[in-house]
Molecule: Guanidine-I riboswitch aptamer
Organism: Paenibacillus lentus
RNA sequence: ACAAUUGUUCUCUAGGGUUCCGCGGCGAAGUACACGCCGGCCUGGUCCAAGAGAGGACACGCAGGAAAUAUCUUGCGACACGGAGGGACAAAAGCCCGGGAGGA
Numbered sequence: 001a002c003a004a005u006u007g008u009u010c011u012c013u014a015g016g017g018u019u020c021c022g023c024g025g026c027g028a029a030g031u032a033c034a035c036g037c038c039g040g041c042c043u044g045g046u047c048c049a050a051g052a053g054a055g056g057a058c059a060c061g062c063a064g065g066a067a068a069u070a071u072c073u074u075g076c077g078a079c080a081c082g083g084a085g086g087g088a089c090a091a092a093a094g095c096c097c098g099g100g101a102g103g104a
Base pairs, nucleotide, nucleotide: 007058008057009056010055011054012053015048016047020045021044022042023039024038025037026036027035060077061076062075063074064073065072066071079099081102085097086096087095
C1' cells in the first nucleotide's frame, strides 16, 4: 500500500418526529356527547430507531472434551473519533447512503 472478513434475527433503550389514538385550544344552540379546524415550542400510547448502545437465540471460525459415530458440550471471537449533504415512510432521527468522506 492492497485484498478479504468482522454475520442474521428478535426484544429493548438513548434518540426521533406527528399518520393514528390521547391531550389542549377554537367552533352554532345553555352544557355534555358527536363532528370539524388548529396545535408536537403537548408529558404520553401506536409508530421509526443505533457499525461505533443493552440483552437473547441462531449461524460461522479456532482450540479442547465426550460420544450411542447422529451429534452434544466447554472456552475464545478484538477495536471503533467521524462532518456536510442527500434519501424513505405521515414525518423526523444516533434509521439508510455509512466501519462512507475525512481524521488518529